Overview
This is a predicted structure of a 74-nucleotide RNA (Fluoride riboswitch aptamer (crcB RNA motif)) from Thermococcus sp. The organism belongs to Thermococcus, within Archaea. It was read from a public genome assembly, where an Rfam model found it. Its mean pLDDT, the model's own confidence on a scale to 100, is 76.
């Protein structure tokens, strides 16, 4: 210096919050310790006759809270 693995940490999983678990990603450059800036990864729902039109869900999964909608009862 390179590669792999492990640990820790951060981010993501189509609409909010908390807890638990699961899955995925983690680099580069300016330019250097920090800060700052730029680029990048995971991620950005479904259907159709795809120009356009139609539709489901606050979860990745479970539990709870909040918001919204529908039905029934008082």
């Nucleotide at each position: 210096g390179u590669u792999a693995c492990a640990a820790u940490g951060g981010g993501u999983g189509a609409u909010g919050g908390c807890g638990u678990c699961c899955a995925c990603c983690c680099g580069g450059g300016g330019a250097g310790a920090a800060a700052c800036c730029c680029c990048g990864a995971a991620g950005c729902g479904c259907c159709c006759u795809c120009c356009g039109g139609g539709c489901u869900g606050a979860u990745g999964a479970c539990g709870c809270c909040u918001g919204u909608u529908c039905u029934a009862c008082u």